RNAcentral holds the sequence, with entries from ENA and Rfam. Transfer RNA from Phlebia radiata, 73 nucleotides, folded computationally.
[in-house]
RNA sequence: GGUUCAAUGGUGUAGUGGUUAUCACUCUUGUCUUACACACAAGCGGUCGCCGGUUCGAUCCCGGCUUGAAUCA
Numbered sequence: 001g002g003u004u005c006a007a008u009g010g011u012g013u014a015g016u017g018g019u020u021a022u023c024a025c026u027c028u029u030g031u032c033u034u035a036c037a038c039a040c041a042a043g044c045g046g047u048c049g050c051c052g053g054u055u056c057g058a059u060c061c062c063g064g065c066u067u068g069a070a071u072c073a
Base pairs, nucleotide, nucleotide: 001072002071003070004069005068006067007066010025011024012023018056027043028042029041030040031039049065050064051063052062053061
């Protein structure tokens, strides 16, 4: 330098155009316990990497950029 792929709560993830987005772990609170842990219940936490475009409507489609990974030379 070429090609391909990825980026979504603190972490890891689901989500093939329909209205501020799923689950698990973590965290907070409550119940339980002498207490802790476990278990159960509830809750907080997301400008969906950035900038544009298409569309009535974009996490999703298109272009560019950034970062990372794989591969070829």

Taxonomically the source falls in Phlebia (Eukaryota, Fungi, Agaricomycotina, Agaricomycetes). Rfam family: tRNA. Rfam's curators write: Transfer RNA (tRNA) molecules are approximately 80 nucleotides in length.